[in-house]
Molecule: Bacterial RNase P class A
Organism: Burkholderiales bacterium
RNA sequence: GGAGCGGGUCGGACGGUCGCCGCCGCGCAAGCGGCGGAGGAAGGUCCGGACUCCACAGGGCAGGAUGCUGGCUAACGGCCAGGCGCAGCAAGCCGCAAGGCCCAAGGCGACGGAAAGUGGAACAGAAAGCACACCGCCCAAGCGGCGUUCGAGAGAGCGCCGACGGCAAGGGUGAAAAGGCGAGGUAAGAGCUCACCGCGCGCGUGGCGACACGCGCGGCACGCCAAACCCCAUCCGGAGCAACAUCGAAUAGGCACGCGCGCGAGCCUCGCGGCUCGCACAGGGCGGCCCGCCCGAGCGUGCGGGUGGAUGGCUCGAGCGGCCGGGCAACCGGCCGCCCAGACGAAUGACCGUCGCGCCGGUUCGCCGGCGCACAGAAUCCGGCCUACAGACCCGCUCCCCUU
Numbered sequence: 001g002g003a004g005c006g007g008g009u010c011g012g013a014c015g016g017u018c019g020c021c022g023c024c025g026c027g028c029a030a031g032c033g034g035c036g037g038a039g040g041a042a043g044g045u046c047c048g049g050a051c052u053c054c055a056c057a058g059g060g061c062a063g064g065a066u067g068c069u070g071g072c073u074a075a076c077g078g079c080c081a082g083g084c085g086c087a088g089c090a091a092g093c094c095g096c097a098a099g100g101c102c103c104a105a106g107g108c109g110a111c112g113g114a115a116a117g118u119g120g121a122a123c124a125g126a127a128a129g130c131a132c133a134c135c136g137c138c139c140a141a142g143c144g145g146c147g148u149u150c151g152a153g154a155g156a157g158c159g160c161c162g163a164c165g166g167c168a169a170g171g172g173u174g175a176a177a178a179g180g181c182g183a184g185g186u187a188a189g190a191g192c193u194c195a196c197c198g199c200g201c202g203c204g205u206g207g208c209g210a211c212a213c214g215c216g217c218g219g220c221a222c223g224c225c226a227a228a229c230c231c232c233a234u235c236c237g238g239a240g241c242a243a244c245a246u247c248g249a250a251u252a253g254g255c256a257c258g259c260g261c262g263c264g265a266g267c268c269u270c271g272c273g274g275c276u277c278g279c280a281c282a283g284g285g286c287g288g289c290c291c292g293c294c295c296g297a298g299c300g301u302g303c304g305g306g307u308g309g310a311u312g313g314c315u316c317g318a319g320c321g322g323c324c325g326g327g328c329a330a331c332c333g334g335c336c337g338c339c340c341a342g343a344c345g346a347a348u349g350a351c352c353g354u355c356g357c358g359c360c361g362g363u364u365c366g367c368c369g370g371c372g373c374a375c376a377g378a379a380u381c382c383g384g385c386c387u388a389c390a391g392a393c394c395c396g397c398u399c400c401c402c403u404u
Base pairs, nucleotide, nucleotide: 001400002399003398004397005396006395007394008393009392010391012355013354014353015352016351017350018349020037021036022035023034024033025032026031039375043386044385046384047383048382049381050380051240052239053238054237063236064235065234066233067232068082069081070080071079072078083111084109085108086107092101093100094099112231113230117229118228119225120224134171135170136167137166138165142164143162144161145160146159147158148157149156150155179197180196182194183193184192198220199218200217201216202215203214204213205212206211244312245311246310247309254303255302256301257300258299259298262279263278264277265276266275267274268273281296283295284294285293286292319338320337321336322335323334324333325332326331356373357372358371359370360369361368362367
């Protein structure tokens, strides 16, 4: 210098005018002044916690979540570091080419258990798991047939044929076909035998560990699927700030206590009962009070619960910034500094000017005009994940080339 990856930060700036929400100060009040006022995702509400109420001796069942190892954390299904596996671009190697091998940084992985049990594997295929035989290969042995030789015969030898039989190398099916490849071996074959690789078991070395490496043994047993049931280990009580707490009206309703709901006559009715008149009466209305008039069967006092409403919860917190220290890192610790929305018909806005960026048009190349400036937007708070996002800037890692 080039190429490829990975990550982080910001996400229009300044000024003015008029408004909105909260707090503080002044003012009797109207109001005035000062300060603060969205985000990296405030979003989806998918995980985890704080907090509140309810439940709860302990343990278990059911149900749910998680699942390589070590660490971080208040906790997590999150993060960091590592292991193993998978795919694979550049570079490199092979090749005429198609392509193949290998594969940095980086990417992806629900990555415990299939030598407990149950179950599944569509289509294709002969066969999908105590293997099987469609094409194919084989006549060595056995079996059957034919021929021939020997033999009196029984039968025996030899040759040919059949695939009854043997085989599983090759072909074919499939996502997957019972270790791979080479050599030996054989009738043909086959871990049948051997070397190498793989796999399993044992031992040793290194590592906290996942695991890696080495040596020896085993002829291959134990194929795949647990994002099928299941088994194992760990964790999990429920509901959520419309939680919850405090104050607490009118009206209606609840409970307790006190007072009252009376008397006489007449009429109607089978009766219950109703109507009229007179006297009495708690209480109510008119009214300042008394008299009076009207209404009149309920009235008064106390207690307690709830609704509308108000207040708290509410924002100082696993907080933010800087420096130093520990750690590969996530993260942790120390010191100093800072205070940063708190609404509830739910504020955080509108306009103007200057500048910046992008697009379009014009241009005398000096500029001029127009349009636009992402996604979105608090509602108890916090840690994550996921999703959306115009544009700008910065950092790190790896490979290649050049120079010193």